Model confidence (mean pLDDT): 87 of 100. A computed fold for a 341-nucleotide part of an RNA from Bacteroidales bacterium UBA6088, annotated as large-subunit ribosomal RNA, domain IV. It was read from a public genome assembly. Rfam family: Bacterial large subunit ribosomal RNA. Gene Ontology terms of the family: ribosome and structural constituent of ribosome.

Context: one part of a larger RNA
């Protein structure tokens, strides 16, 4: 100096983002305990006493002694008040997060009639389960208490079956090519009554049937479209404007829009931008905390709303005791750093 112990006058959280840390209290027995509540608990509430050793007593007790001190060492809860959030015990990011996250018991909604659904496999089989709807998969929610609005228009899922579109498949009017056949320009020969006529060769042209390619009408599931239902399924839950005999505000009209306009309950909130909102409490002084208020930028009902007794190494404030956090340091003891060696 650093680090780990130990003591501190006088104050006593003035430290500081914040009592972080340290102290403070303690195990045992007597009294004594409040709001509040799911009567079970808060609760060890809080707040207060005792205590050793020697004589006599069966004992309460009583008398007497010592010490700075008698739960004489060690070990051994500091307590209260409010309020978020999460019912609770429990589980988690082994090795920077332990929580309000995630389970969780209650709800609820939905698939599954048994060779169940669901899953893991190419199959075979196997789980589910040697179980049967009180069973078993999936989702959401999250003790309990009150409760749980409106919207099916979109997306989903279900269930219908008239019609509209339709693949794979049927179908097969017609094309096209190719070629028997037919016609043939044109030139050769043979003939001629000189107009022709027979005949080889043919350029071009029409083109049966079969054989190929091609291919329209037409008929043809489920899906779609279409018609209902379903929100504790995914979601969603308005604007303008005028009006009461001070004034302000509108129980009240009128208007546009939408599938329906936000109901009960909360409400500057773990959610409120403006914001350090306004009031009222705590404080000499309080961006933070409690009560309120509603103008909710931008809560809201199982994506759960609001309470709520117990819990909690959660998180915010605020008090009493305590104290080296600090005013402000100060001394000590062991390690270690520095000086010598």
């Nucleotide at each position: 100096u650093c680090a780990u112990g130990g003591c501190u006058a006088a104050g006593g959280a003035a430290c500081u983002c914040g009592g972080c840390a340290a102290a403070u209290u303690a195990a045992c027995c007597c009294c004594g305990u409040a709001a509040c509540u799911u009567c079970g608990g808060g609760a060890g509430a809080a707040g207060g006493g005792g205590a050793c050793c020697c004589u006599a007593g069966u004992g309460a007790u009583a008398g007497g002694g010592c010490g700075c001190a008698g739960a004489g060492a060690a070990a051994u809860g500091g307590c209260c008040c409010a309020g978020g959030c999460g019912a609770c015990u429990g589980u988690u990011u082994a090795a920077c997060a332990a929580a309000a996250a995630c389970a969780c018991a209650g709800g609820g909604c939905u698939u599954u009639g048994c060779u169940a659904a669901a899953u893991c496999g190419a199959a075979a089989g196997a789980u589910g389960a040697a179980g049967a709807a009180u069973a078993a998969g999936g989702c959401c929610u999250g003790a309990c208490a009150c409760c749980u609005g409106c919207c099916c228009g979109g997306u989903g899922c279900u269930g219908g079956a008239a019609g509209g579109u339709u693949a794979a498949g049927a179908g097969g009017g017609g094309a096209u090519g190719u070629c028997a056949a037919c016609u043939g320009a044109a030139u050769g020969g043979u003939u001629u009554u000189c107009g022709g006529a027979c005949u080889a060769u043919g350029a071009g042209g029409u083109g049966c049937a079969g054989c190929a390619u091609u291919g329209a009408a037409u008929c043809g599931a489920a899906g779609c479209c279409c018609c209902a239902g379903u929100a504790a399924a995914c979601g969603g839950c308005g604007g303008c404007c005028g009006u009461a005999a001070c004034u302000a505000u509108a129980a009240c009209g009128g208007u546009c829009c939408u599938a329906a306009g936000g109901u009960a309950g909360c409400g500057a909130a773990a959610u409120u931008c403006c914001u350090u909102g306004u009031c009222g409490g705590g404080u000499a002084a309080g961006u933070u905390c409690c009560g309120a208020c509603c103008u909710g930028c931008a809560c809201g009902a199982a994506u759960g709303g609001u309470g709520u007794a117990a819990c909690g190494a959660u998180c915010u404030g605020g008090g009493c005791a305590c104290u080296g956090u600090c005013u402000c340091a100060g001394c000590c003891a062991u390690g270690a750093g520095c000086u010598c060696g």